[in-house]
Context: one part of a larger RNA
RNA sequence: CUGGGCUUAAAGCGUACGCAGGCGGACCAGAAAGUACCUUGUGAAAUCCCUCGGCUCAACCGAGGAACUGCUUGGUAUACUGCUGGUCUUGAGUGUGGUAGGGGCGGUCGGAACGAUAGGUGGAGCGGUGAAAUGCGUAGAUAUCUAUCGGAACGCCAAAGGAGAAGUCAGGCCGCUGGGCCACCACUGACGCUCAUGUACGAAAGCGUGGGUAGCGAACGGGAUUAGAUACCCCGGUAGUCCACGCCCUAAACGAUGUGCACUAGACUCGGGAGGAUCUGACGCCCUCCGAGUCGCAGAGAAAUCAUUAAGUGCACCGCCUGGGGAGUACGGUCGCAAGGCUAAAACUC
Numbered sequence: 001c002u003g004g005g006c007u008u009a010a011a012g013c014g015u016a017c018g019c020a021g022g023c024g025g026a027c028c029a030g031a032a033a034g035u036a037c038c039u040u041g042u043g044a045a046a047u048c049c050c051u052c053g054g055c056u057c058a059a060c061c062g063a064g065g066a067a068c069u070g071c072u073u074g075g076u077a078u079a080c081u082g083c084u085g086g087u088c089u090u091g092a093g094u095g096u097g098g099u100a101g102g103g104g105c106g107g108u109c110g111g112a113a114c115g116a117u118a119g120g121u122g123g124a125g126c127g128g129u130g131a132a133a134u135g136c137g138u139a140g141a142u143a144u145c146u147a148u149c150g151g152a153a154c155g156c157c158a159a160a161g162g163a164g165a166a167g168u169c170a171g172g173c174c175g176c177u178g179g180g181c182c183a184c185c186a187c188u189g190a191c192g193c194u195c196a197u198g199u200a201c202g203a204a205a206g207c208g209u210g211g212g213u214a215g216c217g218a219a220c221g222g223g224a225u226u227a228g229a230u231a232c233c234c235c236g237g238u239a240g241u242c243c244a245c246g247c248c249c250u251a252a253a254c255g256a257u258g259u260g261c262a263c264u265a266g267a268c269u270c271g272g273g274a275g276g277a278u279c280u281g282a283c284g285c286c287c288u289c290c291g292a293g294u295c296g297c298a299g300a301g302a303a304a305u306c307a308u309u310a311a312g313u314g315c316a317c318c319g320c321c322u323g324g325g326g327a328g329u330a331c332g333g334u335c336g337c338a339a340g341g342c343u344a345a346a347a348c349u350c
Base pairs, nucleotide, nucleotide: 004321005320006319007304008303012318014201015200016199017198021194022193023192025088026087027086028085029084030083033081034080035077036076037075038074041071042070049065050064051063052062053061054060091191092188093187094186095184096183097182098181099180103177104176105175106174107173108172109171110154114150115149116148117147118146119145120144121143125136126135162169163168206247207246208245209244210243211242215241216240220236221235222234223233258317259316260315261314262313263312266295267294268293269292270291271290272289273288275286276285299306300305323350324349325348332343333342334341335340
């Protein structure tokens, strides 16, 4: 390279946007770059192949032919690809009217719980465990009532539910703002798909500066347990968890399943929207578009299973895999304040 793969065996980048590149709807016309055929020149010799010939044969050697699959000249063809011009609407987008939503950002308000402070009642225990102890308490704890302050998180609704590209997003209200879906079929007229490099976003932990700190709580101290107990259990408790700004850029970042488009039995449930018939009509029924699920045929699969939300049948483009260990390591490069990230071997060994 050909070929084979990527849910679970090695393998889908965490997610998106997107330049280059690759690929690209229907019809008409043109030119003729690719393409096909004919043709011109060239394609050294030797080698390979074919037919003869020379050494007794062969290796070897000689002669002729073919070949040299390539490049090139001129011409012909015009289906397909590309190019140029024109037309179109079904892909894509726009408009108008609706509509659901924890989508995002900012502000403001609220109740429950918890802790603290002050005061009242009260008077000996409380707390904790398997049992205890450390701990708290006559300087009045625990319990209970009142007032005030504080930080963090938002019970029920709540779901097989919703939204978002993913990470994720949930008390109420207000403001700003992104996207989706449906109906109309008015407008543009292929404006599209994918995407190396790049750019942006990216849980938790961690880092820098400043603030905040109720509860929880790495580290740490103590009490237990135990042969020991650097643990599990208990009493404390710093960083952190929270906010602002700036970094970090990882994850079982999972559907372990890249994105887009088309096609291929159905059944049921849920969420959002439009329409229809029943005189009207909640509900129910029928139909249709979008989304979330469960089951299931064909087909696929090593099986488990997947099955119109494919892991089926195809196309386009990207990423990735190539025995285990060594190793996601060393070295180098690059990014980072650091921690470290990204890229990424080999010896050796089985």
A computed fold for a 350-nucleotide part of an RNA from an uncultured prokaryote, annotated as small-subunit ribosomal RNA, central domain.
The coordinates come from a structure-prediction model, not an experiment, and the mean pLDDT is 89.
The full RNA is in RNAcentral, with records from ENA.